[in-house]
The RNA shown here (Bacterial RNase P class A) has 370 nucleotides and comes from a marine eukaryotic metagenome. The model forms 97% of the base pairs in the Rfam consensus. It matches the Rfam family "Bacterial RNase P class A". Its family is annotated with ribonuclease P activity, dimeric ribonuclease P complex and tRNA processing in the Gene Ontology. RNAcentral holds the sequence, with entries from MGnify.
RNA sequence: AGUAGAGCGGGUGAUCGCCGUCCGGCUUGAAUCGGAGGGAGGAAAGUCCGAACACUUAUAGGGCAAGCGUGCUUCCUAACGGGAAGGGGGGGCGACCUCACGGAAAGUGCCACAGAAAAAAUACCGCCAUCCUUGGAUGGUAAGGGUGAAAAGGCGAGGUAAGAGCUCACCGCUCCAGUGGCGACACUCGGAGGCAGGGUAAACCCCAUGCAGUGCAAGGCCAAAUAGGCUCUGUCGAGAACUGGCCCGGUUCCAGUGCCUUAAAACACAGGCAGAGCGGGUAGGCCGCUUGAGAACCUGGGCAACCUGGUUCCUAGAUGAAUGAUCACCGCCCGCUAGUCGGGAACAGAAUUCGGCUUACACCUCUACU
Numbered sequence: 001a002g003u004a005g006a007g008c009g010g011g012u013g014a015u016c017g018c019c020g021u022c023c024g025g026c027u028u029g030a031a032u033c034g035g036a037g038g039g040a041g042g043a044a045a046g047u048c049c050g051a052a053c054a055c056u057u058a059u060a061g062g063g064c065a066a067g068c069g070u071g072c073u074u075c076c077u078a079a080c081g082g083g084a085a086g087g088g089g090g091g092g093c094g095a096c097c098u099c100a101c102g103g104a105a106a107g108u109g110c111c112a113c114a115g116a117a118a119a120a121a122u123a124c125c126g127c128c129a130u131c132c133u134u135g136g137a138u139g140g141u142a143a144g145g146g147u148g149a150a151a152a153g154g155c156g157a158g159g160u161a162a163g164a165g166c167u168c169a170c171c172g173c174u175c176c177a178g179u180g181g182c183g184a185c186a187c188u189c190g191g192a193g194g195c196a197g198g199g200u201a202a203a204c205c206c207c208a209u210g211c212a213g214u215g216c217a218a219g220g221c222c223a224a225a226u227a228g229g230c231u232c233u234g235u236c237g238a239g240a241a242c243u244g245g246c247c248c249g250g251u252u253c254c255a256g257u258g259c260c261u262u263a264a265a266a267c268a269c270a271g272g273c274a275g276a277g278c279g280g281g282u283a284g285g286c287c288g289c290u291u292g293a294g295a296a297c298c299u300g301g302g303c304a305a306c307c308u309g310g311u312u313c314c315u316a317g318a319u320g321a322a323u324g325a326u327c328a329c330c331g332c333c334c335g336c337u338a339g340u341c342g343g344g345a346a347c348a349g350a351a352u353u354c355g356g357c358u359u360a361c362a363c364c365u366c367u368a369c370u
Stems, first nucleotide, its partner, number of pairs: 001370007010330007018039002021036004041347001045358002048356005053215004061248004067211005072086005087101001088099004102206002107204002109200003124145002126141007153171002156168003172195001173193004177188004219287004229278008239253004256269003294313005300307002332344004
C1' cells in the first nucleotide's frame, strides 16, 4: 500500500411510564394492590428463492402436453437458484477476484456500418503468366496490404510462373493409448490424422433434471344478527361435481314425483351441481401465537461446509398496534483557549416461524495473508 474474514453496534445506577407471564391477597368473577422475571435486528429491510405448517370432499397417485426454473465435478442441507471443497476459462506483480461454466459435428436464425467477401464466404489493391501496345484483356493466386470486433491456425524451411498444409519439422487442434484421480479433469521426449467452413444458445432450439394450488388477511372455535331472501342461464339419469390443461385412477353427491302408457321418449315440478345478477345482515371475542430443522459450550469424525453424542439455557407475542422518557457517572470519536471545556455517535422497529440471497451501515476492535 493492499487482499480475505470475524466481532461490536455503548455500559452502570436511580426515578417515573407502557406490555406480557408467574406468585400472593381481595373478589362470584374481573378491576384495583403487592412481589418476582422478561420485553425490537445484524440486517427486523426487500418480498427475490426454499421450506415447515394450514386448507383444498383425499393419496396430492400414474401418464401426456404446455409453461417456468436449474445446468462443470463431488459433498453438505428439510430444501433451495443456497453453502463447502475442487476442476476449467478470464483478470491481477501477488495475496486473491470473477464466470448466465451442458451442447455450435441435429436443425433454423443473427453478426449493423465498413469491406471484394461475414460461412459450402472472396478478389478491392497487390503478385505471376500470356497477348495487345502506354494502358488494357484473359487466366492463375489467397502468402503481402486494406476494411472490420472478427476474414480458411501460428512460426520457419522447401517448393512454385507466382502462391497456398502443396510438402516437411515444431507448436496448436481432434481422436486413441497409458498413468493419476470417486469425478470434473490433468500429465506424457507415446501413437494416428492435414485438421469439422469463425463467433453467437443472457437467440430459437437439443440434452439432462425439477415443479399440485393457495397462503397466518392460511385455518379453526364461540357469540350475535338478517331475508337459510329473490331472479336468470346451463346440465342431470348413469350421470354431475372436485384436482392449474387433457386422459386414466380416486373421492363425494344424486338416481324422486307428475304426465304418458305395452314400454319408452318428450315435457313439467322438485332436487343435486355449476355460473351470473339484485338485495339484506355481520365487521365482536378467543385460538392459531411462539419449545424452535432453537441457542451456547464440550467430546469425537471431516481440509471444510457440516454431522454424531453429551451438558446447560428458555430469551417479545403486541393487535390503530407495547418494548419509552429524564438525570448522573463511566467508555468511544472530534475540536480547542487543554479544563470538573464544548460538541457528536451510523443503517434502522418484530407481526406465523425458519434456512438463504440482495441492499443499507458512523466509529472502533481482532485474525490471517501479499